Bacterial RNase P class A from a Chloroflexota bacterium, 362 nucleotides, folded computationally. The sequence is in RNAcentral, with records from ENA. The coordinates come from a structure-prediction model, not an experiment, and the mean pLDDT is 75. It matches the Rfam family "Bacterial RNase P class A". Its family is annotated with dimeric ribonuclease P complex, ribonuclease P activity and tRNA processing in the Gene Ontology. By type it is a ribozyme. A source record names the gene rnpB. NCBI's taxonomy places the organism under Bacteria, Bacillati, Chloroflexota.

């Protein structure tokens, strides 16, 4: 210098004019008012895919069902999250990807091609033997060719008419047992065994673990309103898949409960912004993260604000000019709605750091 990998960060600035939400101060004519001051989106606010806080239903219990997760160790409030590692796959490498338990518990599936697709079957080509003048016929053979994602271990020999784990050596793989290393996943090594017992479980299923439901339009307060009818002891309801169990109310017209009809409110306040908060410093740890300290806090709408125009500067690109400079163009994805932690997806252009490969020079 070129190409690449990973991480992190910015998301233009200043001013003027017009306009909007919130807080606060002042004013009066007291309002959906006027004036001043302060403040007002994001790295993803998004998708709503996970997890949690919070709220109500009961304090959320057992079984079945249903759903989710699935290598090991750790972190976290929790997670389909994160960190470190193991194994498998890709890349020359930095590095990236993996729902990564079980296919000798059972059931099921495998397009097309192919003779044959899991049952030890398959004879299309081929090899061998016999018969036949020949075409061919009968029998043996899964070694060669061909098809396929996959053809029932590989290679060499023995053997044979030709062949075949039929037999043998080595290798690979599977199962069982032991040694060593590791917290563990696992790695490594030795012995034995039958000679091979294939693939798919984000197919049913089995095993282990986890999960009660609904959601801020949750829920609460005040305001407003008009009550009436029905239900019954094998009772009603909570219980929103079933069931057990449990809890509440009630057992004779009173209260309470549930259901139905009717009525009121679609306006106000709250929940609702100091929190699993943020960065900094110090410490523990490979890291995720945790502990301690001081500091900081900055949206809160509800038909839903956070905008528009202009000027100058900065940045990038293109044109002109020897040059100082000048002209033009561009700025994305997208926008809170109870809050928080993740994941995923979108994104014009940059900045910074670490590393890898190649080339050149020393």
């Nucleotide at each position: 210098c070129a190409g690449g990998u990973c991480g992190u960060u910015c998301a233009g600035g200043u001013g003027a004019u017009c306009g909007c939400g919130g807080a606060u101060u002042g004013g009066c004519a007291a309002g959906u008012c006027c004036a001043g001051u302060c403040u007002g989106a994001g790295g993803a606010a998004a998708g709503u895919c996970c997890g949690c806080u919070c709220u109500c239903c009961a304090u959320a219990g057992g079984g079945c069902g249903c759903g989710g997760u699935g290598c090991u160790g750790g972190c976290u409030a929790a997670c389909u999250g994160c960190c470190a590692g193991g194994c498998g796959g890709g890349g020359c490498a930095a590095c990236c990807c993996g729902a990564c338990g079980g296919a000798c518990a059972g059931u099921g599936c495998a397009a097309c091609a192919g003779a044959g697709a899991a049952g030890a079957a398959c004879a299309g080509u081929g090899c061998c033997a016999g018969c036949g003048c020949a075409a061919g016929c009968u029998g043996g053979c899964g070694a060669g060719g061909g098809u396929g994602a996959a053809a029932c271990g590989g290679c060499g020999g023995u053997g044979u008419a030709a062949g075949a784990g039929a037999c043998c050596a080595c290798c690979a793989g599977c199962g069982c047992g032991g040694g060593c290393g590791g917290u563990g996943a696992c790695g490594u090594u030795c012995g034995c065994g039958g000679c091979u017992u294939g693939g798919c479980a984000a197919a049913c299923c089995c095993c282990a673990c986890c999960g009660g439901g609904a959601g801020c339009a949750a829920g609460g307060c005040a305001a407003a309103c008009a009550g009436g009818c029905g239900c019954a002891u094998u009772g009603g309801g909570g219980c929103g898949g079933c069931u057990c169990g449990u809890c509440c109310c009630g057992c004779a017209a009173a209260a309470a409960g549930c259901g139905c009809c009717g009525g009121g409110u679609u306006g106000g306040c709250u929940g609702c912004a100091u929190g699993a908060c943020g960065g900094c410093u110090g410490g523990a740890g490979c890291a995720a993260u945790c502990c301690a300290g001081a500091c900081g806090c900055u949206a809160g709408a509800g038909g839903g604000a956070u905008g528009a125009u202009c000027a100058c500067c900065a940045u990038a690109c293109g044109g002109g000019g020897c040059g100082a400079c000048u002209c033009g163009u561009a700025g994305a994805c997208a926008a809170a709605a109870a809050g928080c932690g993740g994941c995923u997806u979108a994104u014009c252009g940059g900045g910074c750091g670490a590393c890898c490969u190649g080339a050149a020079u020393g």